[in-house]
Context: one part of a larger RNA
Molecule: small-subunit ribosomal RNA, central domain
Organism: uncultured rumen bacterium
Order: sequence, then structure tokens, then C1' cells
RNA sequence: CUAGGCGUAAAGCGUAUGUAGGUGGUUGGAUAAGUCUAUGGUGAAAUUUCCUGGCUCAACUGGGAAGGGUACAUAGAUACUGUCCGGCUUGAGUGUGUGAGGGGGAGACGGAAUUCCUGGUGUAGCGGUGAAAUGCGUAGAUAUCAGGAGGAACACCGAUGGCGAAAACAGUCUCCUGGCACAAUACUGACACUGAGGUACGAAAGCUAGGGUAGCAAACAGGAUUAGAUACCCUGGUAGUCCUAGCUGUAAACGAUGCUCACUAGAUGUGGGAGGUAUCGACCCCUUCCGCGUCGACGCUAACGCAUUAAGUGAGCCGCCUGGGGAGUACGGCCGCAAGGUUGAAACUC
Repeated sequence: CUAGGCGUAAAGCGUAUGUAGGUGGUUGGAUAAGUCUAUGGUGAAAUUUCCUGGCUCAACUGGGAAGGGUACAUAGAUACUGUCCGGCUUGAGUGUGUGAGGGGGAGACGGAAUUCCUGGUGUAGCGGUGAAAUGCGUAGAUAUCAGGAGGAACACCGAUGGCGAAAACAGUCUCCUGGCACAAUACUGACACUGAGGUACGAAAGCUAGGGUAGCAAACAGGAUUAGAUACCCUGGUAGUCCUAGCUGUAAACGAUGCUCACUAGAUGUGGGAGGUAUCGACCCCUUCCGCGUCGACGCUAACGCAUUAAGUGAGCCGCCUGGGGAGUACGGCCGCAAGGUUGAAACUC
């Protein structure tokens, strides 16, 4: 390179946006670059194939013919692709009207609980465990009542549910703000899809500076357990967890399933919208669009399973894989304050 693959065997970048590139709806005209046809020369010889001859045969070798990708010139064809000009509306987008939502940012407020402080009542235990002990308590604890402080998280609703590109998002209210669905239509007129690089976002832990610290809790200390116990259990407890500004850029970042479009039986539940039926009205019921689930035909699959939210059938583009270990290591580059990240081998070995 060809070919085959990527849910679980190796393999989908964590996610989006978007540059180059690749690909691209429908119709008319022009052109003739790609494409196709014809002709011409060129395409050395040897080699190759066929015919035929010479060495006894063969290898080897002489002669003749054929073939030869690509490239060139000339003439032509115009279906498809390209290019140029023009049109169209179904792809895409904009507008209008409704609607749902823990989508994002900022601010304000609320109640329950834990802890601590003050005061009252009250007295000898509390706490903890498999059992204990360390620990707390007569300087009055635990329990209970009242008041106060402070930080973090928001029970019930709550869902198999919603929203978001993913990560993620939940007390209540206000302000600012992104996206989405549906309905009817008006407008633009292919403006589209994908996307190497690039850019942005990106759980937790970690890092820098400054705050904050109720609870929890790596490290650490003590008590147990044990042969030992650098653990599991218990009593404490610092970073951290929280906030602001920045860095890091990784996860079983998972649906272990890239994005977009089209097509291919259904059944059932549920969230949002529209229409119909019915009704005093709401529900119920029916149709339809968008989402989230469960089951299942065809088909696919090594099987498990997937199955209109495909792992089915096709098209476009990107990423990735090519035996196990060595190794996501070494070296170098780039990034980072560091931790480290990213790119990423070989020897050797089975």
C1' cells in the first nucleotide's frame, strides 16, 4: 500500500467549535479539465507470450510476429464529475406565536441537623465495640430546656423523570443569559456534512496566592485485634474538602458503541408540544412531532446480545487497531511552578 476491522477479543480522540482538505440537493445553458472513442508517431535492444530454426534433448541461442501502463499530438463524444452563468425549494438557516426544563452566571433570603459558646434543670456516669480500651466527666459531663455563633449541605417533592456538547447540574426568590421542542406560515436560496492541525470547555485528586474551617477526613498519634498488623475496628486529628483568582488536563471521562444523512414489522410505559373526539369543564380515548426507557420481527453477531435511540441496510468525513511481555517505559520534542501530561520506540524474550 492493499485488505479486514474497532460494544465485550487489539482498536471511537473526554466533549464541542472550527481552518485546510475530502464529500455534497434539484434544474437549464455554456465549456470540455477529468472521463470515453478514433487516428498518428513515439514507446531501443535484450526480457515476456506465440510460431519456427540451431547445438543428440533441455537449459542456452538465431529468426518472425504479438503485447506494452504512462506520456504526447490531432479529431471527435458529452451521460457522469469538475468549472462558469442562471433558476428552484425539499437540505440548511432566519422571522412569527406558544411551551417545558436541577442548562449557565451573579445576588439576596430560608428552615432542619451536626459542632461550639453562655445560662437553667440535674447527677454519675457518658462514649465506643464482636468484646474492650484509649477518650470525655464531680473543675459537674452525657441527657434536657432557652439563647447565641459559625461553616457546609439542601430531607420530603424525586421518578424507570428533566436539562446540558461532554464534564456536570437540585432549598426558595430576583436579575442577566445559552440552547431546545411544537404549530402555522412568511423570507433567504445549497448558505450543507465531516473535520488533519488550531481553539474552547473539561469529575476527583493535586499545585500557587489570599481567605474560611461546622462536619467529614489522607498523613499522623493513641487504643484494640494479631504470630506480626506500618491494615480492617475504636478515640482523636492536620492537609484537604468550602470561597476568590490562576494553574493542572487526566478518569472504568462508559452506552467500554465517533459525527451527519437516508431506508427497514411492531407492542408498551413515560416527559414536552400540537390537533381531533368527548364533555358544563377537566380526565379518558384517537392521530401526529420531539425526547427518555422496556420488550420484540426481519436482519446482524463467535456468542452474549443489538434491534427506527441498531451492533440492521447504504452514503460522506474524521479518529484508531495489526500477537503477549518489555511499555504507555526509555530517549528527544512540546506543555507544566511542581506533581506530571502529551507524542512515543528498540534491544531482549515467549